[in-house]
RNA sequence: GGGCGAGUGGCGGAAUUGGCAUACGCGUAUGGCUUAGAACCAUAUGCCGCAAGGCUUGGAGGUUCGAGUCCUCUCUCGCCCA
Numbered sequence: 001g002g003g004c005g006a007g008u009g010g011c012g013g014a015a016u017u018g019g020c021a022u023a024c025g026c027g028u029a030u031g032g033c034u035u036a037g038a039a040c041c042a043u044a045u046g047c048c049g050c051a052a053g054g055c056u057u058g059g060a061g062g063u064u065c066g067a068g069u070c071c072u073c074u075c076u077c078g079c080c081c082a
Stems, first nucleotide, its partner, number of pairs: 001081007010026003019065001027045006046055003058074005
């Protein structure tokens, strides 16, 4: 230099044919249980906002009524070729 793949809440990781972004698990918080703890159970848990609502899938732009998903450029990482 060329080809392919990956990037999504604090972490792992889903999302069907383009149609509810963050399901599910972990972690965390509060409560229950216990003499106390572990385990277990319940509820909550992306960001901003008093709320209504708005924002968010590595970054930028485009297509579309609608994009994590399709197109272009780009960054980082991995594998392969030279």
Record summary
A computed fold for an 82-nucleotide RNA from a candidate division WWE3 bacterium, annotated as transfer RNA. The sequence was found in a public genome assembly. Its Rfam family is "tRNA". Rfam's curators write: Transfer RNA (tRNA) molecules are approximately 80 nucleotides in length.